Record summary:
The RNA shown here (Glycine riboswitch aptamer) has 89 nucleotides and comes from Rhizorhabdus dicambivorans. Its Rfam family is "Glycine riboswitch aptamer". From the family's description: This family represents the bacterial glycine riboswitch. The source organism's lineage runs through Bacteria, Pseudomonadati, Pseudomonadota, Alphaproteobacteria and Rhizorhabdus. The coordinates come from a structure-prediction model, not an experiment, and the mean pLDDT is 78. The RNAcentral record of the sequence draws on Rfam.
[in-house]
RNA sequence: GCGUCAGCGCAGGGAGAGACCGGCUUCGGGCCGGCGCCGAAGGAGCAACCGCCCCGGAAACUCUCAGGCAGCAGGACCGGCGCCGGCCA
Numbered sequence: 001g002c003g004u005c006a007g008c009g010c011a012g013g014g015a016g017a018g019a020c021c022g023g024c025u026u027c028g029g030g031c032c033g034g035c036g037c038c039g040a041a042g043g044a045g046c047a048a049c050c051g052c053c054c055c056g057g058a059a060a061c062u063c064u065c066a067g068g069c070a071g072c073a074g075g076a077c078c079g080g081c082g083c084c085g086g087c088c089a
Stems, first nucleotide, its partner, number of pairs: 001088001003087003007083004012078002018035001020034005036069003042065001043063003049057002
């Protein structure tokens, strides 16, 4: 330095899919069982690509372990402001 790349903080935006059925119950959105579903916490897998090779990195694709299926909450991700650091000039 209206540079660039991360991290943290603040407020904002932010999807999908059962307010399903049975039993228990201290009546709690609790526990147990059943059937059906969702993908955007986290996790795992494939690998276009990056990389001379190795090592390594790597999706919003795939799985659905975990999580979730009214609202609230959570929420990948997105841009804004601030702080801090690396790199570049």